[in-house]
RNA sequence: CUAAGAUAAAGCCAAACCCAUCGCGAGGUGGGGACGGAAAGCCACGGGUCUCUUCUAAGGAUGGGAAGAUAGCCGGGUUGCCUGG
Repeated sequence: CUAAGAUAAAGCCAAACCCAUCGCGAGGUGGGGACGGAAAGCCACGGGUCUCUUCUAAGGAUGGGAAGAUAGCCGGGUUGCCUGG
């Protein structure tokens, strides 16, 4: 340096739920709170899932396209703490 990750050490993040707030919505942000996580740090590139907002099949559900969301769905890219074997 690269790979790997333990009853190690110092730490870190923070699910569900509640309150406030933004959004048509999925969901986001802040505070509380911990289910869990070796990248549960960051990135929408590929796939999946969700929204039905918009276009369309026909006027509703539903399907398809677009747009959006999800990084704690998977893969990928990229940066990083520690180090027993």
Predicted 3D model of an 85-nucleotide RNA (c-di-GMP-I riboswitch aptamer) from a Pseudomonadota bacterium. It was read from a public genome assembly, where an Rfam model found it.